Context: one part of a larger RNA
RNA sequence: CCGUCCUUAAGGAACUAGGCAAAUUGACCCCGUAACUUUGGGAUAAGGGGACCCUACUUCGCGGUAUUUAUAUCGCGGAGAGGGCACAGAAAAUCGGCUCUGGCGACUGUUUAUCAAAAACACAGGACUCUGCAAAGUCGUACAGACGACGUAUAGAGUCUGACGCCUGCUCGGUGCCGGAAUGUUAAGGAAGCAGGUUAUCGGCUUCGGCUGAGAAGCUUGCAACCGAAGCACCGGUAAACGGCGGCCCUAACUAUGAGGGUCCUAAGGUAGCGAAAUUCCUUGUCGGGUAAGUUCCGACGCGCAUGAAUGGCGUAACGACUGGAGCACUGUCUCGAGGACGGACUCG
Numbered sequence: 001c002c003g004u005c006c007u008u009a010a011g012g013a014a015c016u017a018g019g020c021a022a023a024u025u026g027a028c029c030c031c032g033u034a035a036c037u038u039u040g041g042g043a044u045a046a047g048g049g050g051a052c053c054c055u056a057c058u059u060c061g062c063g064g065u066a067u068u069u070a071u072a073u074c075g076c077g078g079a080g081a082g083g084g085c086a087c088a089g090a091a092a093a094u095c096g097g098c099u100c101u102g103g104c105g106a107c108u109g110u111u112u113a114u115c116a117a118a119a120a121c122a123c124a125g126g127a128c129u130c131u132g133c134a135a136a137g138u139c140g141u142a143c144a145g146a147c148g149a150c151g152u153a154u155a156g157a158g159u160c161u162g163a164c165g166c167c168u169g170c171u172c173g174g175u176g177c178c179g180g181a182a183u184g185u186u187a188a189g190g191a192a193g194c195a196g197g198u199u200a201u202c203g204g205c206u207u208c209g210g211c212u213g214a215g216a217a218g219c220u221u222g223c224a225a226c227c228g229a230a231g232c233a234c235c236g237g238u239a240a241a242c243g244g245c246g247g248c249c250c251u252a253a254c255u256a257u258g259a260g261g262g263u264c265c266u267a268a269g270g271u272a273g274c275g276a277a278a279u280u281c282c283u284u285g286u287c288g289g290g291u292a293a294g295u296u297c298c299g300a301c302g303c304g305c306a307u308g309a310a311u312g313g314c315g316u317a318a319c320g321a322c323u324g325g326a327g328c329a330c331u332g333u334c335u336c337g338a339g340g341a342c343g344g345a346c347u348c349g
Base pairs, nucleotide, nucleotide: 001344002343003342004341005340006339007338008337010335011334014333019330028050029049030048031047036041038163052084053083054082055081057080058079059078060077061076062075063074064073065072066071085089097328098327099326100325101324102323103322104320105319109121110120125161126160127159128158129157130156131155137147138146139145164315165314166313167312169245170244171243174242175241176238177237178236179235180234183233184232185231189227190226193223194222195221196220197219198218201214202213203212204211205210246264247263248262249261250260273307274304285301286300287299288298289297
């Protein structure tokens, strides 16, 4: 010097990002226990008290014995009373600190084996969509086979939300999905026809070697009117489908504000709630509370930069190794250090 422990005057969180760490509390018995609440809880709430040993005293219970059932007696145990000793009686060890108030998630559970345990995932509950059975969906190279399921719409699959309570507004213009079939467009395929190539054959020229022109049928190449499904266009529906949910100007007899009016745009212009919020830039917003002093916290306000209703909205008892704020108790966290034990390092051997 390092590690693991122990003790510490006075103070008691002044430490620190933060009471991190440590300390306090602790098992058992008795008393007592609030708000709130889904009536189960909350709750070991909180907050108090007790405990060892002796007794021939009082009382209660159980068991045995003796008996004319009322006592006597013995044993054990409980409660009380009296007494005793110690610094200390749960004498060691094991063995909750508590309270108030927010946020998030209902809960128990699950997770990044090896830096994250959470507000993330799951969940019961809710909703939508698909699926009539050789189901939909899934695995598979498959007219195989298998799962689904030896199940049958109170079933199975997919997606979203996430207990419970009160609720879940407007918008179908865009995208998606579902339905419709008149019209337009539209593939392969079919196909009248047109054009090219080849060529039997025929004509012209010929130095008889050929050259050149026309050209049926067949075969073949290209183009192609017309016929031709779904899809798309088109017409409807659908938002617990993906999503979206305005601007400017004026206005009441102080001022301010704007119930109200005007105008433009839109598919429709954000309803109920909540709101400087896990969302607020300006911002340490303003007011109130808490403190001597509070960028955090709690309650309000609402000009919401840029809240908002199953991408759920707002509440909510209980729960949480979650997260913010405050207090009581407690302490070497600190003022501010000190002393001690053990093991290392180090020095010598």